Predicted 3D model of a 368-nucleotide RNA (Bacterial RNase P class A) from a Pseudomonadota bacterium. The source organism's lineage runs through Bacteria, Pseudomonadati and Pseudomonadota. Model confidence (mean pLDDT): 77 of 100. Its Rfam family is "Bacterial RNase P class A". It is annotated as a ribozyme. Of the family's consensus pairs, 93% are formed in the model.

[in-house]
RNA sequence: CCAGAAAGCCGGAUGACCGCGUGUUAUGCGAGGAAAGUCCGGGCUUCACGGAAACACAGUGCCGGGUAACACCCGGGGGGCGAGAGCCUACGGACAGUGCAACAGAGAGUAAACCGCCGAUGGCUGGGCCACACGUGAGCCCAGUACAGGUAAGGGUGAAAGGGUGCGGUAAGAGCGCACCGCGCUACCGGUAACGGAAGCGGCACGGUAAACCCCGCUGGAAGCAAGCUCAAAUAGGGAUUUCAUAUGGAGCGUUUCCACUCCGAAAUCUGGGUAGAGCGCUAGAGGUGGCUGGUAACAGUCAUCCCAGAUGAAUGGUCAUCAUCACUUUUGUGAUACAGAACCCGGCUUAUAGGCUUUCUGGCUCU
Numbered sequence: 001c002c003a004g005a006a007a008g009c010c011g012g013a014u015g016a017c018c019g020c021g022u023g024u025u026a027u028g029c030g031a032g033g034a035a036a037g038u039c040c041g042g043g044c045u046u047c048a049c050g051g052a053a054a055c056a057c058a059g060u061g062c063c064g065g066g067u068a069a070c071a072c073c074c075g076g077g078g079g080g081c082g083a084g085a086g087c088c089u090a091c092g093g094a095c096a097g098u099g100c101a102a103c104a105g106a107g108a109g110u111a112a113a114c115c116g117c118c119g120a121u122g123g124c125u126g127g128g129c130c131a132c133a134c135g136u137g138a139g140c141c142c143a144g145u146a147c148a149g150g151u152a153a154g155g156g157u158g159a160a161a162g163g164g165u166g167c168g169g170u171a172a173g174a175g176c177g178c179a180c181c182g183c184g185c186u187a188c189c190g191g192u193a194a195c196g197g198a199a200g201c202g203g204c205a206c207g208g209u210a211a212a213c214c215c216c217g218c219u220g221g222a223a224g225c226a227a228g229c230u231c232a233a234a235u236a237g238g239g240a241u242u243u244c245a246u247a248u249g250g251a252g253c254g255u256u257u258c259c260a261c262u263c264c265g266a267a268a269u270c271u272g273g274g275u276a277g278a279g280c281g282c283u284a285g286a287g288g289u290g291g292c293u294g295g296u297a298a299c300a301g302u303c304a305u306c307c308c309a310g311a312u313g314a315a316u317g318g319u320c321a322u323c324a325u326c327a328c329u330u331u332u333g334u335g336a337u338a339c340a341g342a343a344c345c346c347g348g349c350u351u352a353u354a355g356g357c358u359u360u361c362u363g364g365c366u367c368u
Stems, first nucleotide, its partner, number of pairs: 001364010012323007020030003032339001036350002039348005044224004050259006057220005062076005077091001078089004092215002097213002099209002114155002116151003121148002123145007130137003163181006182204001183202004188197003228280004238271007249264004287306008324337005
């Protein structure tokens, strides 16, 4: 200097004038890193004064830690990718059971012989040796054939094919034997653990797939601020029909059961009338900032300090000037400044983002 990786920050500032909202009336405050998505977890509210269990359904799934909690975060382990810094991971179980793998292929899991190789042994054909009764025969040898038979090393099919490489052995081959790797089992060592290490024994394969159904472990009541609470006002404490139940009963917010307590009904359809107001919930918090201590870290503790929107058809704005950054321009200067806007709150995740800055690490080139 170039390329790459990880983490963090800013993304407008100041002044004046004008215009808004709020308010504890103070020299007060007033839209974010995601306020967005509504995907998780809670606080809070109601059922409800409640308790326990099971089931359904849903979520989650290596180990340890953090947290109010989580599917989040941190640190480790296994597997995969990358030359590396690093990145990804839906990572319990296939011997509980069921299913699936089209087609191709001999064969796809108690799964196999298509091509090829061999043909030692047996068969067939021919020849030789030997014997003698001169064309026969028992035996032996050689050659051919590839019929019987053997084989699963080589080739083919396929996403996947009866562990892999090498040596020996065999008629040709094969864990058939051996060495190493892989796999299984056992105890030992390290580690809280997931796991790792090295050693011994065993020729050892009824494989794959659960982001297929399923099994197992753990977690979970439901609904939600349009939740709910209070005040005020008004009408007609409306009417009709149907079904079920009626105290040994029914109802009480996933279903069922048990306990406890409360009430006396539950559901559906049609029709008629009044109301649409005000306040609370609504912002002092699992809060922000800074220092110190502990911890690899996430984070925790402690001390100090601060109060940082609460609207309700919806405020948080407009103009001017200066500055900051970027681009262009000979200069004066000109233009632009991303994604985007609170509505009960908080902790996360995901998505969008012009441009700029900082730190650390990896690789390459050059110089010293």

Notes
The RNAcentral record of the sequence draws on ENA.